[in-house]
C1' cells in the first nucleotide's frame, strides 16, 4: 500500500394552515364535532455514480411478490461554463403497503429492515 475477514456506530424529510361539510353528537340551540383524503395554499426529497452540486439522468435501497423469477413514480425550456437533463432563471411533474372521509406530510408494521457511510480489531500476502 492493496485485498479478503470480523466487530461497532450511524444511516429520511415534510401543514397543529384556510375553506367546504360526507357523516356524527345532544342540552334540539339555524349549537357542537367532523377531510393533511374534496377545493385553495404551504411544505419535503434515502444511497452510490455521472467532467460540476440531481426527488424527475444511470444504478441501488425502501415497497410488492411463494420472497424466487420478476414488478415498481416523475422534466422540460433558456442562461453560464471546457464540462451541468445536477448550478442559475422560469414553468412543470412524482411520491409503497394497512388504517381512517379516498393520505408524499397523520397513525401503524417499525425500539424493524436497509442501499450505504464512518471507525475499530487481529491475521495473512
Nucleotide at each position: 500500500a492493496a485485498u479478503a475477514g470480523u466487530c461497532u456506530u450511524c444511516a429520511g424529510g415534510g401543514c397543529a394552515a384556510g375553506g367546504u361539510g360526507a357523516g356524527g353528537g345532544u342540552a334540539u340551540a339555524u349549537c357542537c364535532c367532523g377531510a393533511u383524503u374534496c377545493c385553495u395554499g404551504a411544505c419535503c426529497g434515502g444511497u452510490g455514480g455521472u467532467u460540476a452540486a440531481a426527488g424527475u439522468c444511470c444504478a441501488c435501497g425502501a415497497g410488492c411478490a411463494a420472497a424466487a423469477a420478476g414488478c415498481u413514480g416523475a422534466a422540460c425550456u433558456g442562461g453560464u461554463g471546457a464540462a451541468a437533463u445536477u448550478c442559475c432563471a422560469g414553468u412543470a411533474c412524482c411520491g409503497a403497503c394497512g388504517g381512517u372521509a379516498c393520505a408524499g406530510u397523520c397513525c401503524g408494521g417499525a425500539u424493524g429492515g436497509a442501499a450505504g457511510a464512518a471507525g475499530g480489531c487481529a491475521g495473512g500476502u